C1' cells in the first nucleotide's frame, strides 16, 4: 500500500433516526460502638474529530485520526 471491523462515563457495556439503559468502580448519605454488608441517591452540555444528509444524528454518507484483523 489495498479491505473489512471497532471507537459511548474511570472500566465494562446496551443503544440501528425522536432528550445515552444496566454493571463495576468512586463519592455521600441512612444503617452500625467503629466498620463490612445491604439500602437510597449522584456522575456522558465534545457518543474519537470535522464536514454532509434531515424538522431532528451516538445511530445514514464523507473525510481525518487511533485500535484490532485480513491480503500483499
Nucleotide at each position: 500500500g489495498g479491505c473489512g471491523a471497532c471507537g459511548u462515563a474511570g472500566c465494562c457495556a446496551a443503544g440501528u433516526g425522536g432528550c445515552a439503559a444496566g454493571g463495576c468502580a468512586a463519592c455521600u448519605g441512612u444503617c452500625u460502638g467503629c466498620a463490612a454488608a445491604a439500602c437510597a441517591g449522584u456522575u456522558a452540555u465534545u457518543c474519537a474529530g470535522c464536514g454532509g444528509u434531515u424538522c431532528g444524528a451516538a445511530u445514514c454518507c464523507g473525510c481525518u485520526c487511533g485500535u484490532c484483523g485480513c491480503c500483499u